A computed fold for a 125-nucleotide RNA from Bacillus gobiensis, annotated as SAM riboswitch aptamer (S box leader). The sequence is in RNAcentral, with records from Rfam and Ribocentre. It matches the Rfam family "SAM riboswitch aptamer (S box leader)". Gene Ontology term of the family: regulation of gene expression. The prediction has a mean pLDDT of 78. The source organism's lineage runs through Bacteria, Bacillati, Bacillota, Caryophanales and Bacillus.
RNA sequence: UUCUUAUCAUGAGAGGUGGAGGGACUGGCCCGAAGAAACCUCAGCAACCGGUUAUGCAUGCUGUUCAAUCAGCUUGCACCAAGGUGCUAAAUCCAGCAAGCGUUCUUUUGCUUGAAAGAUAAGAG
Numbered sequence: 001u002u003c004u005u006a007u008c009a010u011g012a013g014a015g016g017u018g019g020a021g022g023g024a025c026u027g028g029c030c031c032g033a034a035g036a037a038a039c040c041u042c043a044g045c046a047a048c049c050g051g052u053u054a055u056g057c058a059u060g061c062u063g064u065u066c067a068a069u070c071a072g073c074u075u076g077c078a079c080c081a082a083g084g085u086g087c088u089a090a091a092u093c094c095a096g097c098a099a100g101c102g103u104u105c106u107u108u109u110g111c112u113u114g115a116a117a118g119a120u121a122a123g124a125g
Base pairs, nucleotide, nucleotide: 001125002124003123004122005121006120007119008118013042014041015040016039017038021031022030023029025096026095027094028093043088044087045086048084049083050080051079052078056077057076058075060073061072062071063070092117097114098113099112100111101110102109
């Protein structure tokens, strides 16, 4: 840096250094001298990778059988958090592109779904 897959309305902050920006981008709207970014320390959240597998339930596959009949395997449900990451304002803060259903004489505007973009993880190059 590219590709694939999954997830993104839950959850979880104190202290120190620092000294003006930050919330990816654009618009909006926010956060910030009652201290932004960044770094350090400690704490926490979550469960992607990871660990437990005795029993049970469900999915799928294979073999087998008169027969879900039996066996094996996969995945999920359950539990854990030592390790690898990640995260700890606001839904990914909201919108951006498209479609559908509404609202308005018009300007406009609401809701739903999908996509795009982005973030994180795992795998591959």